[in-house]
This record gives sequence, structure tokens and C1' cells, in this order.
RNA sequence: GCCGAUCUAACGGGGUGCCGCUCGAUGCGGCUGAGAGGCGAUGCCAACCCGCGGAACCUGAUCCGGCUAAGACCGGCGGAGGGAUUAGACGGCUCCUGAUU
Repeated sequence: GCCGAUCUAACGGGGUGCCGCUCGAUGCGGCUGAGAGGCGAUGCCAACCCGCGGAACCUGAUCCGGCUAAGACCGGCGGAGGGAUUAGACGGCUCCUGAUU
């Protein structure tokens, strides 16, 4: 100096849906999920997930097929287009310099 399916710290990115009750809900109950939370709410905080080997998440998309009470889930779209990283430790490789023999 380079590398890393490792560790730590900091930083950053992201979503928060569906169904029922109800005139309507910020209320109550149910479903899925890692996560469906809170507050003084153009925002902030918390938990959780994700940070390029990036389907975390967004767009196409109020998309198409299956399935479901409906989200979820499975397949397609999809070899699509976007998407958030630094420092240290440790390890490996390599380079340079000096000393001794």
C1' cells in the first nucleotide's frame, strides 16, 4: 500500500400495511411481518431491517397470475431502472528503510 462472507464504533438509508367494529376515528379487536411504536408532529425519537457480493427499500404499479377475509405470501415483471460508508481492530498478501550475521 492492497485485500476481507470477521469484530467494534460512528455515520447513513428505509418501511410502518391489511381487515372488522364505527357516521367517522387518533379508540377497540383481528392478520402478516424483523419491524405495523411514541411525541411537543412539514419534524423528531425509539425498536427493527439494510448500507454496493446492496430484492432493506423506492419506481414501473391503483401492474399480471396463484392464494387469502384482506394485507402478507408464491410466481411473473426482473439479467429492468434507482438505492444508503467511513474509521479502527484483527488477519492475509505485498512494498520500502535500517541493524546484525